[in-house]
RNA sequence: CCAGAUGACUGGGCGAUCGCGGUGGUGCAAAUCACCGAGGAAAGUCCGGGCUCCACAAAGACAGGGUGCCGGAUAACGCCCGGCGGGAGCAAUCCCAGGGAAAGCGCCACAGAAAGCAAACCGCCCCACCAGUUCGCGUAACUGGUGAGGUAAGGGUGAAAGGGUGCGGUAAGAGCGCACCGCCUUUUCAGUAAUGAGAAGGGCAUGGCAAGCCCCACCCGGAGCAAGACCAAAUAGGGAUGACGCAUGGCGUGUCUUUGCGCUGUCAUCCGGGUCGGUCGCGCGAGGUGCUUAGCAAUAAGCAUCCCAGAGGAAUGAUCGUCGCUCUUUUCGCUAUGCGUAAAGAGAUACAGAACCCGGCUUACACGUCAUCUGGCCCU
Numbered sequence: 001c002c003a004g005a006u007g008a009c010u011g012g013g014c015g016a017u018c019g020c021g022g023u024g025g026u027g028c029a030a031a032u033c034a035c036c037g038a039g040g041a042a043a044g045u046c047c048g049g050g051c052u053c054c055a056c057a058a059a060g061a062c063a064g065g066g067u068g069c070c071g072g073a074u075a076a077c078g079c080c081c082g083g084c085g086g087g088a089g090c091a092a093u094c095c096c097a098g099g100g101a102a103a104g105c106g107c108c109a110c111a112g113a114a115a116g117c118a119a120a121c122c123g124c125c126c127c128a129c130c131a132g133u134u135c136g137c138g139u140a141a142c143u144g145g146u147g148a149g150g151u152a153a154g155g156g157u158g159a160a161a162g163g164g165u166g167c168g169g170u171a172a173g174a175g176c177g178c179a180c181c182g183c184c185u186u187u188u189c190a191g192u193a194a195u196g197a198g199a200a201g202g203g204c205a206u207g208g209c210a211a212g213c214c215c216c217a218c219c220c221g222g223a224g225c226a227a228g229a230c231c232a233a234a235u236a237g238g239g240a241u242g243a244c245g246c247a248u249g250g251c252g253u254g255u256c257u258u259u260g261c262g263c264u265g266u267c268a269u270c271c272g273g274g275u276c277g278g279u280c281g282c283g284c285g286a287g288g289u290g291c292u293u294a295g296c297a298a299u300a301a302g303c304a305u306c307c308c309a310g311a312g313g314a315a316u317g318a319u320c321g322u323c324g325c326u327c328u329u330u331u332c333g334c335u336a337u338g339c340g341u342a343a344a345g346a347g348a349u350a351c352a353g354a355a356c357c358c359g360g361c362u363u364a365c366a367c368g369u370c371a372u373c374u375g376g377c378c379c380u
Base pairs, nucleotide, nucleotide: 001376002375003374004373005372006371007370008369009368012323013322014321015320016319017318018317020037021036022035023034024033025032026031039351043362044361046360047359048358049357050356051224052223053222054221064220065219066218067217068216069083070082071081072080084098085096086095087094088093099215100214104213105212106209107208108207121155122154123151124150125149127147128146129145130144131143132142133141134140135138163181164180165179166178167177168176182204183202184201185200186199187198188197189196190195228280229279230278231277238271239270240269241268242267243266244265249264250263251262252261253260287306288305289304290303291302292301293300294299325347326346327345328344329343330342332340333339334338
């Protein structure tokens, strides 16, 4: 310098003018002054908690849901940190629903002979018979066919065909025998553990799928700030007391009559419930910043310092100047396709918008920056 990997940061600064929201002060009010005023994701609402109400003696079981190598960390987690195993990459590094298939059930499409108490299409091999060819003329050899067997080497199908490679062995073959690798059982050592390294024995029994049911271990009550608490109109309706009234009444039953059924008037005062509305919940918090200590780390502890939006359909903005940033052109210098210096010109703001709060995850993001590491090339 080129190509990559990982982790983190930034999301413009200052000033002026105008404007918006909250709190406090002054003021009768109008106003005015002071302070404060979005994010790394405030987003998606996917996981975990705080808080609130409801249910519930405690504990356990069933059902349902979730998690799933081991250890740690935490308020908690499916997040995070460290490690193990498997896979990808030359490497840095990245990815993994990563428990159990010799408990049971179920499934294994298409293709293929056969997909699970294995099987035999082509092939290979032995035997019997038949035919042909050759010769040394035979119970010979070779070729072909038929029949009866052996085999699982090789071919073919498939995601997968009952360990792999090699040597021996055999009519041909086969863990049939042996060596190595894999697997199983027992065991030793290291490690908290997952696991790793080794030893002895076994010829291999135990195909795959649990992201189909299932088994095992652990975790989980429900609803959510429209939670919930308090104050509390008008109108309507309920209750109590008093006053007036009285039923052969009034109102309703579609209308009229009769009969029947149901309900009871007016006013005043007081009480209680709900609704509209208002207040609280509502921001001192698993809080921010800096440092130290422990730890590989996640994280924990301690010290110092700061107070930092609150709300209701919702304020947090605009313009100008200047500095910074990026790009282009030119000048000069140097160790010169680059870097630095000076000048001029131009350009630019992404993704997005708190609404009870917090820890994660995921997704979006303009111009950029830093650190560590890997591979390659060049120079000293």

Model confidence (mean pLDDT): 75 of 100. Bacterial RNase P class A from Robiginitomaculum sp., 380 nucleotides, folded computationally. Its Rfam family is "Bacterial RNase P class A". It is annotated as a ribozyme. Gene Ontology terms of the family: dimeric ribonuclease P complex, ribonuclease P activity and tRNA processing. The sequence was found by an Rfam model in a public genome assembly.